[in-house]
RNA sequence: AUCUUAUCCAGAGCGGCUGAGGGUAUGGGCCCUGUGACGCCGCAGCAACCGGCCUGAAGGCGACUCGCGACGAGUCGCCCGGCAGGACAAGGUGCUAAAUCCCACCCGGGAAUGGGGCUUCGGUCCCGUCCGCGGGAGAGAUAAGUG
Repeated sequence: AUCUUAUCCAGAGCGGCUGAGGGUAUGGGCCCUGUGACGCCGCAGCAACCGGCCUGAAGGCGACUCGCGACGAGUCGCCCGGCAGGACAAGGUGCUAAAUCCCACCCGGGAAUGGGGCUUCGGUCCCGUCCGCGGGAGAGAUAAGUG
């Protein structure tokens, strides 16, 4: 650095150094920050992607048994970087303000409210505002694989 797949509303902070910006592009919002942010270092922790372990199903291979046989059924053994579930945390990463802090583009939904059209005055339709509502796209982060 390319591409693929998965995940992203859970969880987990103290100390030292430093000294002004930070929330990983852009814009807007909102927030953190001299009661010391960001970053670096140390220690601690979280989580369970990789990992090793256990269980199950499926699959593959082999042996044996049954049936005359094609072939089928059964049993056993081995394998299984795949599938499902479980507990673990030595190791490889990651992470430890706020949902990836929120929004941006598309589709849908909702209550309130404003405006407009039509109206047989009962309604009905459209548009806007609003929503920590849903889905998707895009961007990003992390892991595993890949080049």